[in-house]
């Protein structure tokens, strides 16, 4: 230098190929309440991400296109 994969709540994993209506979903953690002599467990509720960044296409983008940043791998 060329190519490929990955990047989404505090953590982890879906969703992307096939754009769509509602609040971006699950699990763990955390917070509150119930229960309990206490803790734990269990049950209920809740907080938290506008999707690596910027731009474009579109009525509408996590999803399509371009550029770019970071990580990993391959080729030279």
């Nucleotide at each position: 230098g060329g190519g490929g994969c990955c990047g989404u709540c505090g953590a982890u994993u879906a969703g992307c190929c096939u754009g769509g209506u509602u609040u971006a979903a699950g699990u763990c953690c955390c917070u509150u309440g119930a229960c309990u002599g206490u803790c734990g467990a269990u049950c209920a509720a809740g907080u938290g991400a506008u999707c690596g960044u910027g731009g474009g296409u579109u009525c509408g983008a996590a999803u399509c296109c371009c550029a770019u940043c970071g990580g990993c791998c391959c080729c030279g």